[in-house]
Molecule: transfer RNA
Organism: Bacteroidaceae bacterium
């Protein structure tokens, strides 16, 4: 120095072009003598960062930066 994956919600991790999800956890309520377990509802995301394509990007193209991992 070159190549190749990974980057989504507090954590773990899904979404291969048309409303951003799921499971822990968290908030509130029922339930209960309390507690735990159960139920319901509810909040929480500039999809790392920058440009580009596109009628529309978390997704496709460039480029950056971080982590891993190979080649020399």
């Nucleotide at each position: 120095g070159c190549u190749g994956u990974u980057u989504u919600a507090g954590c773990u991790c899904a979404g291969u072009g048309g409303u951003a999800g799921a499971g822990c956890a968290c908030u509130u309520c029922c339930u209960u003598g309390g507690u735990a377990a159960g139920g319901a509802a509810g909040a929480g995301g500039u999809c790392a960062c920058g440009a580009g394509u596109u009628c529309a990007a978390a997704u496709c193209u460039c480029g950056u930066a971080a982590a891993c991992a190979g080649c020399u």